[in-house]
Molecule: c-di-GMP-I-GGC riboswitch aptamer
Organism: Deltaproteobacteria bacterium
RNA sequence: ACCGAUAAUAGCAAACUCAAGGUAAUUUGAGGACGCAAAGCCACGGGUCCACUGCCCGCAUGACAUAAGUGGAUAGCCGGGUUGCCGAAG
Numbered sequence: 001a002c003c004g005a006u007a008a009u010a011g012c013a014a015a016c017u018c019a020a021g022g023u024a025a026u027u028u029g030a031g032g033a034c035g036c037a038a039a040g041c042c043a044c045g046g047g048u049c050c051a052c053u054g055c056c057c058g059c060a061u062g063a064c065a066u067a068a069g070u071g072g073a074u075a076g077c078c079g080g081g082u083u084g085c086c087g088a089a090g
Stems, first nucleotide, its partner, number of pairs: 002090001003087002011036002016031006034076001040082003044079003047074007
């Protein structure tokens, strides 16, 4: 350094409930623990989700869905970047 133990010490907190923010995805706080060795941090690539705009076609129109675009959410979807606790075996 890789790696990650029926080790030690500390930590985080899914679903769900309540309150608050947001059109929404979802976020924050409290309760709560399914899990997590980066479940610390960063939207850079891909994915997914939301909102808005919206080509062609269908339609009387609208709604809806869709190519494409713009903005956003997710780091507990994957990859990548970055920082970091402990030290058995190999």